[in-house]
RNA sequence: GGCUUGUUGGUGUAGCGGUUAGCACAAAAGACUCUGAAUCUUUAGACCGGGGUUCAAAUCCCCGACGAGCCU
Numbered sequence: 001g002g003c004u005u006g007u008u009g010g011u012g013u014a015g016c017g018g019u020u021a022g023c024a025c026a027a028a029a030g031a032c033u034c035u036g037a038a039u040c041u042u043u044a045g046a047c048c049g050g051g052g053u054u055c056a057a058a059u060c061c062c063c064g065a066c067g068a069g070c071c072u
Base pairs, nucleotide, nucleotide: 001071002070003069004068005067006066007065010025011024012023013022018055027043028042029041030040031039048064049063050062051061052060
């Protein structure tokens, strides 16, 4: 330098172009308890950046950033 691939809450992950972006752990509040743990209930929190296509984009296309692999 070329090719392929990945990036989604604090962490790990799911997500046919169309529902309020889901789940687990973690966090906060409450219930329970003499206290704590455990358990139960509830809550907040995310699509790597920019542009394009489309009635509609996390999803498709282009450019860029970062990571991984392969080739030279």
A computed fold for a 72-nucleotide RNA from Guillardia theta CCMP2712, annotated as transfer RNA.
Model confidence (mean pLDDT): 81 of 100.